Predicted 3D model of an 88-nucleotide RNA (c-di-GMP-I-GGC riboswitch aptamer) from a Gammaproteobacteria bacterium.
Taxonomically the source falls in Gammaproteobacteria (Bacteria, Pseudomonadati, Pseudomonadota).
It was read from a public genome assembly, where an Rfam model found it.
RNA sequence: AUUGCAUGAGGCAAACCCGCCGUGAGGCGGGGACGCAAAGCUUCCGGUCUUUAAGGUCUGCAGACUUGAGAUAGCGGAGUUGCCAGCG
Numbered sequence: 001a002u003u004g005c006a007u008g009a010g011g012c013a014a015a016c017c018c019g020c021c022g023u024g025a026g027g028c029g030g031g032g033a034c035g036c037a038a039a040g041c042u043u044c045c046g047g048u049c050u051u052u053a054a055g056g057u058c059u060g061c062a063g064a065c066u067u068g069a070g071a072u073a074g075c076g077g078a079g080u081u082g083c084c085a086g087c088g
Base pairs, nucleotide, nucleotide: 002086003085004084011036012035016031017030018029019028020027021026034074040080041079042078044077045076046075047072048071049070050069051068054067055066056065057064058063
C1' cells in the first nucleotide's frame, strides 16, 4: 500500500427480561447473545419510522399528505479515525 476468503488477541452486542427516561419512534443502565471487520464516530445524501402541541393542502370529516420537530450510524451511501490477520 492492498485485501477481509480464512484466523480472532482484544472489542461490540439483536431478540427477550428487569429498572429508569421519553407522547412516541426510541434512548440509557444491568442481564443476555442473533449477529458484526468498523455493529467506532458524524444525520451530509437517500430510505424507513415517530410526532404531545402548532402551520399548510386534500377530504367522503374518518383520515391522508406535507412543513416543522425528532428516531434510526445494527437500512444503504458518503466523510473520518482505528485494531487484528492475510498478501505484496